About this RNA: A computed fold for a 72-nucleotide RNA from a Parcubacteria group bacterium, annotated as transfer RNA. Its Rfam family is "tRNA". Rfam links the family to the GO term triplet codon-amino acid adaptor activity. By type it is a transfer RNA.
[in-house]
RNA sequence: CCUCCCAUAGUUUAAUGGAUAAAACGAAAGCCUUCUAAGCUUUAGAUCCAAGUUCGAUUCUUGGUGGGGGGA
Numbered sequence: 001c002c003u004c005c006c007a008u009a010g011u012u013u014a015a016u017g018g019a020u021a022a023a024a025c026g027a028a029a030g031c032c033u034u035c036u037a038a039g040c041u042u043u044a045g046a047u048c049c050a051a052g053u054u055c056g057a058u059u060c061u062u063g064g065u066g067g068g069g070g071g072a
Stems, first nucleotide, its partner, number of pairs: 001071007010025004018055001027043005048064005
């Protein structure tokens, strides 16, 4: 320098064009318990950035950023 892949809650993964972005673990509160743990209920929490296509974008396109692989 060229090329390929990846980027979603604190973590690990879903959602492949139709919207309330789902779940597990984790966090907070409450119930239970003499207390803790376990269990039950509830709550908060995320689409890497910008532009484009579309009635509609996590999804498609382009560029950028970061990480990883390959080639020179």